[in-house]
Context: one part of a larger RNA
RNA sequence: UGACGGGGACCCGCACAAGCGGUGGAGCGUGUUGUUUAAUUCGAUGAUAAGCGAAGAACCUUACCCAGGCUUGACAUCCUGCGAAGGCUUCCGAAAGGAAACUGUGCCCUCGGGAACGCAGUGACAGGUGCUGCAUGGCCGUCGUCAGCUCGUGUCGUGAGAUGUUUGGUUAAGUCCAUCAACGAGCGCAACCCUUGUGAAUAGUUGUAUUUUUCUAUUCAAACUGCCCUGGCAACAGGGAGGAAGGAGGGGAUGAUGUCAGGUCAGUAUUACCCUUACGUCUGGGGCUACAAACACGCUACAAUGGCCGGUACAAAGGGCAGCCAACCCGCGAGGGGGAGCAAAUCCCAUCAAAGCCGGUCUCAGUUCGGAUUGCAGGCUGAAACUCGCCUGCAUGAAGCUGGAAUCGCUAGUAACGGUAGGUCAGCACACUACCGUGAAUACGUUCCCGGGUCUUGUACA
Numbered sequence: 001u002g003a004c005g006g007g008g009a010c011c012c013g014c015a016c017a018a019g020c021g022g023u024g025g026a027g028c029g030u031g032u033u034g035u036u037u038a039a040u041u042c043g044a045u046g047a048u049a050a051g052c053g054a055a056g057a058a059c060c061u062u063a064c065c066c067a068g069g070c071u072u073g074a075c076a077u078c079c080u081g082c083g084a085a086g087g088c089u090u091c092c093g094a095a096a097g098g099a100a101a102c103u104g105u106g107c108c109c110u111c112g113g114g115a116a117c118g119c120a121g122u123g124a125c126a127g128g129u130g131c132u133g134c135a136u137g138g139c140c141g142u143c144g145u146c147a148g149c150u151c152g153u154g155u156c157g158u159g160a161g162a163u164g165u166u167u168g169g170u171u172a173a174g175u176c177c178a179u180c181a182a183c184g185a186g187c188g189c190a191a192c193c194c195u196u197g198u199g200a201a202u203a204g205u206u207g208u209a210u211u212u213u214u215c216u217a218u219u220c221a222a223a224c225u226g227c228c229c230u231g232g233c234a235a236c237a238g239g240g241a242g243g244a245a246g247g248a249g250g251g252g253a254u255g256a257u258g259u260c261a262g263g264u265c266a267g268u269a270u271u272a273c274c275c276u277u278a279c280g281u282c283u284g285g286g287g288c289u290a291c292a293a294a295c296a297c298g299c300u301a302c303a304a305u306g307g308c309c310g311g312u313a314c315a316a317a318g319g320g321c322a323g324c325c326a327a328c329c330c331g332c333g334a335g336g337g338g339g340a341g342c343a344a345a346u347c348c349c350a351u352c353a354a355a356g357c358c359g360g361u362c363u364c365a366g367u368u369c370g371g372a373u374u375g376c377a378g379g380c381u382g383a384a385a386c387u388c389g390c391c392u393g394c395a396u397g398a399a400g401c402u403g404g405a406a407u408c409g410c411u412a413g414u415a416a417c418g419g420u421a422g423g424u425c426a427g428c429a430c431a432c433u434a435c436c437g438u439g440a441a442u443a444c445g446u447u448c449c450c451g452g453g454u455c456u457u458g459u460a461c462a
Stems, first nucleotide, its partner, number of pairs: 001462002003459003007456007015446002019410005026300008034291002042053002064286007073125001077124002079121005086103002089100004107114002127275002130273001136269001138264003141260001143258001148187006154163003167178003193252004198221007224246001227240005302403001306362007318349003323342002328337003369400001374395007416438007
């Protein structure tokens, strides 16, 4: 000087408390461990792994296993020879691959040849998701959006270092004020950026439809403790007026010096090492989907604030041409036929919604709750749904009657509940990312648990 303390003082945070809803019990989904397996590819492992890489494993992907092939190679550059390229047929084969036959003769041209492409040969080389994240770059997680981390000059100290950055206030903040051997400065904080809430101007198509208005887009205004009162040296704090909004108005992006030899050599790059008729590469099939058990995260429930039936109302944000797909017809339905419109404020997904509201029924039961599981019959995508997809109809109708110890999220348009869209994608979403609708309860307080900050104290620690 740090680090640590079941030392002290002060302060903060959904940290506790006060509340609301969950998880832990059930069934199912997904991930992980373990086990099994020819293979169940690899990585991630307290917080900071476990619906994570993976924004979507039937083939492909795919890295794993089995089998069959290739060896200058699936991919790149260079050299030599032949041939344009390409097309078609036959045989072996699961395909890859191997063997053979026919056809075709283009473009530029100084007639030597050249360009693209194919085959053969030669070696330089290619190739490796092989190893090392404890050799690395880059990127990311975490402490933590915590308020800290430093420097120049000066001063003090033999020195390591200190001071500044302490102290008293104040703040969300090392934010600001006062004081002070310090005076200044930098990276952080804040502001500048985006979005939302109010108004104005301008422009309006495909939006609205007499107009005012609404809506869309751009620009501007508005909030600054500016005004009043109280306290205070000040910073500032408390209250009030006006105002759409008040003291950072709400939300986002933005993450200092550093810590964890944190994560990633499998995104890419890359040192060193290793393989080179194989640890490279192609193909068919299988596996990544196994199943005694354990864990993590979710979905659906256990019902009457509910289930079912009928009627009826109101969104936002998105996507669409190898696409979205209307009207109409067929089908109980998934869906099929059909073909209009739309590269979209025009048309479609999509009556754009469901909780909601109105009426009826069920009457507390393993039920008209719950829907697992299984059988049969179908639909869709796709060469192909057996391993191994999704959906529909009929039948079946399991566990489950609110969950032990323990544990998680959330302070307002939030939690909780309800649906909608998108990316990935041929198909496949209970996941993820967005969107709107309905819309609470509680916070006395900081003693305690956890994490953090400042000062101080002790130390056999560095």
Background: Predicted 3D model of a 462-nucleotide part of an RNA (small-subunit ribosomal RNA, 3' major domain) from an uncultured bacterium. The RNAcentral record of the full RNA draws on ENA and SILVA. The coordinates come from a structure-prediction model, not an experiment, and the mean pLDDT is 83. It matches the Rfam family "Bacterial small subunit ribosomal RNA".